Transfer RNA from a Candidatus Aenigmatarchaeota archaeon, 82 nucleotides, folded computationally. The same sequence occurs in records of 2 taxa. Its Rfam family is "tRNA". The family's RNA type in Rfam is transfer RNA. The coordinates come from a structure-prediction model, not an experiment, and the mean pLDDT is 82.
């Protein structure tokens, strides 16, 4: 230099062009004499008293009514080739 694969919450890891799963961890509560285990709820950001609304999938653009997903460029990681 060329080719292929990859980048999604604190971590692991799904997602057909149409709801960003699930598990772990963490927080609160229940339970207990107290723990552990178990159960319930919550767990990216902004606005809002609330209801609710908007944004967010490595970065920046593009296509589309609609993009984590398709296209272009870039950054980084892995593998192969030279």
């Nucleotide at each position: 230099g060329c080719u292929g694969g990859g980048a999604u919450g604190g971590c692991g890891g799904a997602a057909c062009g149409g709801c960003a799963a699930c598990g772990c961890g963490c927080u609160a509560g229940c339970c207990u004499g107290g723990a552990a285990a178990g159960c319930u709820a919550g767990u990216c950001c902004c606005c809002u008293u609330a209801c609710g609304g908007g944004g967010u999938u490595c970065u920046g653009g593009g296509u589309u009514c609609g993009a984590a997903u398709c296209c272009c460029a870039g950054u980084c990681c892995c593998a192969g080739c030279g």